[in-house]
RNA sequence: AGAGGAGACGGGGUGAUCGCGGCGCGCAAGCGCUCGAGGAAAGUCCGGGCUCCAGAGGGCAGGGUGCUGGGUAACGCCCAGUGGGGGUAACCCCAAGGAAAGUGCCACAGAAAAUACACCGCCUCCGGUUUCGGAGGUAAGGGUGAAAAGGCGAGGUAAGAGCUCACCAGUACCGCCGGCGACGGCGGUAGCUUGGUAAACCCCACCCGGAGAAAGACCAAAUAGGAGAGAAGAAGCGGCCCGCUUCGCACAACUCUCGGGUAGGUCGCUAGAGGCUGCCGGCAACGUCAGCCCGAGACAAAUGAUCACCGCCCGCAAGGGUACAGAACCCGGCUUACAAGUCUCCUUUACCG
Numbered sequence: 001a002g003a004g005g006a007g008a009c010g011g012g013g014u015g016a017u018c019g020c021g022g023c024g025c026g027c028a029a030g031c032g033c034u035c036g037a038g039g040a041a042a043g044u045c046c047g048g049g050c051u052c053c054a055g056a057g058g059g060c061a062g063g064g065u066g067c068u069g070g071g072u073a074a075c076g077c078c079c080a081g082u083g084g085g086g087g088u089a090a091c092c093c094c095a096a097g098g099a100a101a102g103u104g105c106c107a108c109a110g111a112a113a114a115u116a117c118a119c120c121g122c123c124u125c126c127g128g129u130u131u132c133g134g135a136g137g138u139a140a141g142g143g144u145g146a147a148a149a150g151g152c153g154a155g156g157u158a159a160g161a162g163c164u165c166a167c168c169a170g171u172a173c174c175g176c177c178g179g180c181g182a183c184g185g186c187g188g189u190a191g192c193u194u195g196g197u198a199a200a201c202c203c204c205a206c207c208c209g210g211a212g213a214a215a216g217a218c219c220a221a222a223u224a225g226g227a228g229a230g231a232a233g234a235a236g237c238g239g240c241c242c243g244c245u246u247c248g249c250a251c252a253a254c255u256c257u258c259g260g261g262u263a264g265g266u267c268g269c270u271a272g273a274g275g276c277u278g279c280c281g282g283c284a285a286c287g288u289c290a291g292c293c294c295g296a297g298a299c300a301a302a303u304g305a306u307c308a309c310c311g312c313c314c315g316c317a318a319g320g321g322u323a324c325a326g327a328a329c330c331c332g333g334c335u336u337a338c339a340a341g342u343c344u345c346c347u348u349u350a351c352c353g
Stems, first nucleotide, its partner, number of pairs: 001349009012310007020036002023032003038324001042335002045333005050212004057242004062208005067081005082096001083094004097203002102201002104197003119142002121138007150168002153165003169193002171190008216267004226258005233247004274293005280287002311322004
């Protein structure tokens, strides 16, 4: 100096004038003060808090996760590892339990895609004798393919083949060592050696009531406290079954159908599994403790407009650029979008010292 990998920051500020919303003070007019959109507020994909269904049992079906250990309120998230894959590496990725419980699928090509039945070839025998044909044996060589009967060397054979042997690899079993564990290392025995796919059905382990802030609670007002149907009835449960419970027993509660009125206000609504800083513990995620802080709560929807200057970036200057995008019950994650740029660490190549 080039190329690459991982992480973080950044995304606006000041003044003036005018205009909004919250809070506080004030009888009011008004005054004052602090505040007023994010790192993703987005997607609505997960997990919860909260509210309601009175409580929320068991099973089936259905759905979710899927290596080990840890973190967390919890998770399908995060951290650390193990195994596998990619890359020279830093690093990145994995839908990572089971194929000896069963069923299915693997196009085309190829003889054949798992009970692999041999296309070319090789060997033996018979006929024929230029070619060739038949019977038997073979899977070492060649071909096809993403993948087709472990590899290499020797022996053996009619020709071959783990057929036999030595070495290597895989697998199974046994033992020892290390590790919480997934797993790893070492040794021995055994010729045992013919796939892949479960992001196919399936099997196994663990988890799962439902709905949703238009959830819900309260107040005020108005109308027609209207009409009809239902009995061993009605209601409760995401679907179904069982069980249980509550109400009611012929005026009804409750459910359903028809019809009418209201749709206004307050709460929920922002002080929390909260934020920041520091010591300590831990490889880390994170946690205990201590100190400080309170940072939008709108309701048809506020957070704005104008002017000037500045910040950052490009450019000699003139000048140009300033992204993605806006709260609506809240929080923890994941995923996606993002202009100009800035910083740190790591890997590798070339050159110089």
Predicted 3D model of a 353-nucleotide RNA (Bacterial RNase P class A) from a Candidatus Krumholzibacteriia bacterium. Model confidence (mean pLDDT): 76 of 100. Rfam family: Bacterial RNase P class A. Rfam describes the family as follows. Ribonuclease P (RNase P) is a ubiquitous endoribonuclease, found in archaea, bacteria and eukarya as well as chloroplasts and mitochondria. It is annotated as a ribozyme. The model forms 96% of the base pairs in the Rfam consensus. It was read from a public genome assembly, where an Rfam model found it.